[in-house]
Molecule: SAM riboswitch aptamer (S box leader)
Organism: Halanaerobium salsuginis
RNA sequence: UUCUUAUCAAGAGUGGUGGAGGGAUCUGGCCCUGUGAAACCCAGCAACCAGCAGUUUUGCUGCCCGGUGCUAAAUCCAGCAGGAUUAUAACCUGAGAGAUAAGUA
Numbered sequence: 001u002u003c004u005u006a007u008c009a010a011g012a013g014u015g016g017u018g019g020a021g022g023g024a025u026c027u028g029g030c031c032c033u034g035u036g037a038a039a040c041c042c043a044g045c046a047a048c049c050a051g052c053a054g055u056u057u058u059g060c061u062g063c064c065c066g067g068u069g070c071u072a073a074a075u076c077c078a079g080c081a082g083g084a085u086u087a088u089a090a091c092c093u094g095a096g097a098g099a100u101a102a103g104u105a
Stems, first nucleotide, its partner, number of pairs: 001105001003103006013042001015041003021032003026079004043071003048067002051063005075097001080094004
């Protein structure tokens, strides 16, 4: 990198270093940021996998020192299709794209 499955409105810092960007990509919006961005460290959250314990054992529950992941805003919102509406916006459903985990070639 390919493909498959599951999840994506919950949760997590008044910390240290750092010093200008950041919110995946493109377009259009809307935001965050010298009252300190990214990144790193520490701390934390969560419970996908592993492990351990329990159990009514194709499963479920709990713990969690391990492997990942995550810690502004719904995956920040829209873009394509459909619904709904007199109609526009707002709104609803799905697709596409993306993220993460586990497996797979």